[in-house]
Context: one part of a larger RNA
Molecule: small-subunit ribosomal RNA, 5' domain
Organism: uncultured bacterium
RNA sequence: GAUGAACGCUGGCGGCGUGCCUAACACAUGCAAGUCGAACGGAGUUAUGCAGAGGAAGUUUUCGGAUGGAAUCGGCGUAACUUAGUGGCGGACGGGUGAGUAACGCGUGGGAAACCUGCCCUGUACCGGGGGAUAACACUUAAAAAUAGGUGCUAAUACCGCAUAAGCGCACAGCUUCACAUGAGGCAGUGUGAAAAACUCCGGUGGUACAGGAUGGUCCCGCGUCUGAUUAGCCAGUUGGCAGGGUAACGGCCUACCAAAGCGACGAUCAGUAGCCGGCCUGAGAGGGUGAACGGCCACAUUGGGACUGAGACACGGCCCAAACUCCUACGGGAGGCAGCAGUGGGGAAUAUUGCACAAUGGGGGAAACCCUGAUGCGGCGACGCCGCGUGAGUGAAGAAGUAUUUCGGUAUGUAAAGCUCUAUCAGCAGGGAAGAAAAUGACGGUACCUGACUAAGAAGCCCCGGCUAACUACGUGCCAGCAGCCGCGGUAAUACGUAGGGGGCAAGCGUUAUCC
Numbered sequence: 001g002a003u004g005a006a007c008g009c010u011g012g013c014g015g016c017g018u019g020c021c022u023a024a025c026a027c028a029u030g031c032a033a034g035u036c037g038a039a040c041g042g043a044g045u046u047a048u049g050c051a052g053a054g055g056a057a058g059u060u061u062u063c064g065g066a067u068g069g070a071a072u073c074g075g076c077g078u079a080a081c082u083u084a085g086u087g088g089c090g091g092a093c094g095g096g097u098g099a100g101u102a103a104c105g106c107g108u109g110g111g112a113a114a115c116c117u118g119c120c121c122u123g124u125a126c127c128g129g130g131g132g133a134u135a136a137c138a139c140u141u142a143a144a145a146a147u148a149g150g151u152g153c154u155a156a157u158a159c160c161g162c163a164u165a166a167g168c169g170c171a172c173a174g175c176u177u178c179a180c181a182u183g184a185g186g187c188a189g190u191g192u193g194a195a196a197a198a199c200u201c202c203g204g205u206g207g208u209a210c211a212g213g214a215u216g217g218u219c220c221c222g223c224g225u226c227u228g229a230u231u232a233g234c235c236a237g238u239u240g241g242c243a244g245g246g247u248a249a250c251g252g253c254c255u256a257c258c259a260a261a262g263c264g265a266c267g268a269u270c271a272g273u274a275g276c277c278g279g280c281c282u283g284a285g286a287g288g289g290u291g292a293a294c295g296g297c298c299a300c301a302u303u304g305g306g307a308c309u310g311a312g313a314c315a316c317g318g319c320c321c322a323a324a325c326u327c328c329u330a331c332g333g334g335a336g337g338c339a340g341c342a343g344u345g346g347g348g349a350a351u352a353u354u355g356c357a358c359a360a361u362g363g364g365g366g367a368a369a370c371c372c373u374g375a376u377g378c379g380g381c382g383a384c385g386c387c388g389c390g391u392g393a394g395u396g397a398a399g400a401a402g403u404a405u406u407u408c409g410g411u412a413u414g415u416a417a418a419g420c421u422c423u424a425u426c427a428g429c430a431g432g433g434a435a436g437a438a439a440a441u442g443a444c445g446g447u448a449c450c451u452g453a454c455u456a457a458g459a460a461g462c463c464c465c466g467g468c469u470a471a472c473u474a475c476g477u478g479c480c481a482g483c484a485g486c487c488g489c490g491g492u493a494a495u496a497c498g499u500a501g502g503g504g505g506c507a508a509g510c511g512u513u514a515u516c517c
Stems, first nucleotide, its partner, number of pairs: 001516003005513005012389006018382002020347001025345003029342003034089003039086002042083009052073002058067003096300003105225008115217002120213007128162001130160002137152006168193005174187005198205002226272003233263002238260004243255003275297004279290004302323005325336004353379001355378003361375001362373004392422004402413004426458001429452004436444001461506005466487003472501005482489002
């Protein structure tokens, strides 16, 4: 000098930041990923049209009735709205954590002629004609529940054939250009294989194939990346080949066979520790330390394993299995995963609200309206940090009183106070009142800010005073009590302990402790 700090004493305001470093310990409760009815069949609500059933009030009456047509009910249609299910897209982003990892994990520079890429953009070509199911629903069975099953019906942009094929895949074979070994590009040929979906407010929005782009990802390589030799040998899919499998793709990635290699004092193997970087702290620099917040990459999601779906996962708020734990149970069986935001217990020296809003920015869905968004924007708490401001200004000598000291004369506190004259930053009161928002839409917020009136009022402490090191006297104590970073101080005149007066330093902080330079 610095800190994600803590502790002690103290504490007025604001702005901007920042806040579980420990138990990757366990979690009550709420929320954190939905959306589309312009893909689909239903169901429901409201309004309305048509025909029907119904028959109230009222009118009339010779009291028998006649007339009148409301409520209501179901049927067919129209319009608007809602949505459990099928279907599509998104739940692989965003958010959290740092357990593991000494590794192509990360950083940096290259390579992929060994690769993939939904949505988006550009271009080319197309969108013909059929089929069979199934959820919802109805009925029903089993069950405490979770849920599971049976029978019957139905739709689609769900599923499956057929047709077509500019171009594409595969097999065979040809010409040409290029190159970096395996090769890559272009052109033409034969055989063979694979597509599509509709909705509409008629404006469009979609669908299929191929090529290119963009974006995102995957793999490989050079170099760099902590400590220990009181760890010296390690390794059997091990090292290479061949054939096959697998993958988007290369590869012992996997399998069979063959060979016996491969790594290592330039530190293999083993053990310990650790996420890496941009950065941050320090330093004149070289360097040393560190990796909170913000940004990039990686890894993980109770522990371990596995795949499914998908453009993308081996998937935090998906699935299956095993394990530990917790909960429900009718004992047969089931449910769960805060290292998301709040919050609770526990651990700890120690770290916050079960807040508001989608107004802005961004994300998902939708044609849109809009819906969702604990991302985000804000508010709350904490002097935790940095920065700014205030706690008054001028004048004022009878050098008041008080206090301390004294050689008793005085000296110090000290222009300090009082008194007089002013001012109003902040806080408080009243009035006005934004920008942030492109037409509309403001959580923040009656906030920031402006104006007015008002009172010196509401606002100073902490550490130190032997030397280092700025700042001295008195009393008490008497190697006691105590102080102390080092030297050291204290045993009767202690500037070093305790108290007081005075002084010095910093200041809404000041000291101490811890850690780094």